[in-house]
RNA sequence: GGGCGGUUAGCUCAGUUGGCUAGAGCGCUACAUUGACGUUGUAGAGGUCAUAGGUUCAAAUCCUAUACCGCCCA
Numbered sequence: 001g002g003g004c005g006g007u008u009a010g011c012u013c014a015g016u017u018g019g020c021u022a023g024a025g026c027g028c029u030a031c032a033u034u035g036a037c038g039u040u041g042u043a044g045a046g047g048u049c050a051u052a053g054g055u056u057c058a059a060a061u062c063c064u065a066u067a068c069c070g071c072c073c074a
Stems, first nucleotide, its partner, number of pairs: 001073007010026004019057001028044005050066005
C1' cells in the first nucleotide's frame, strides 16, 4: 500500500426484506428477605447505535469518507 471483518449500556453480545417507544445476560442503585453478608424476588438508573456527510416520508440497519481494533496479501 491492497483486501476482508468489526465498532450498539460499565463488561460480553443480540438486533435488520429500512417502520411504531433500541434489547438481553452480568454488573450498578433502591426496597423486601437476613443478626450481617450472600442468595432470591420486585422496581429503577444507565445509550449522540465510533465520527461526519448522503439517500429516503422514515436509517443502528442502505451508500461514501474518516478514525480505531483484528485477520490475510504484498
Predicted 3D model of a 74-nucleotide RNA (transfer RNA) from a Candidatus Saccharimonadota bacterium. NCBI's taxonomy places the organism under Bacteria, Bacteria candidate phyla, Candidatus Saccharimonadota. It matches the Rfam family "tRNA".